Predicted 3D model of a 72-nucleotide RNA (transfer RNA) from a bacterium. It matches the Rfam family "tRNA". Rfam describes the family as follows. Transfer RNA (tRNA) molecules are approximately 80 nucleotides in length. By type it is a transfer RNA. Model confidence (mean pLDDT): 85 of 100.
[in-house]
RNA sequence: GGGAAAUUAGCUUAGGGGUAGAGCAUUCGACUGAUAAUCGAAAGGUCGGUGGUUCAAAUCCACCAUUUCCCA
Numbered sequence: 001g002g003g004a005a006a007u008u009a010g011c012u013u014a015g016g017g018g019u020a021g022a023g024c025a026u027u028c029g030a031c032u033g034a035u036a037a038u039c040g041a042a043a044g045g046u047c048g049g050u051g052g053u054u055c056a057a058a059u060c061c062a063c064c065a066u067u068u069c070c071c072a
Stems, first nucleotide, its partner, number of pairs: 001071007010024004018055001026042005048064005
């Protein structure tokens, strides 16, 4: 220099144009003599950024940023 992939909750991640989910962790409750385990609930997301397409974008397109890999 050329090419590819990834970026979503504290962590690991799912998600197809139509209101963003799960597991773990956290908090509260139930159970217990108490703890652990188990069960229930809650909180936690400007979906990396800026534009564009669209009635509607995490999702499609362009550019930028960061990380990883391949070629030279």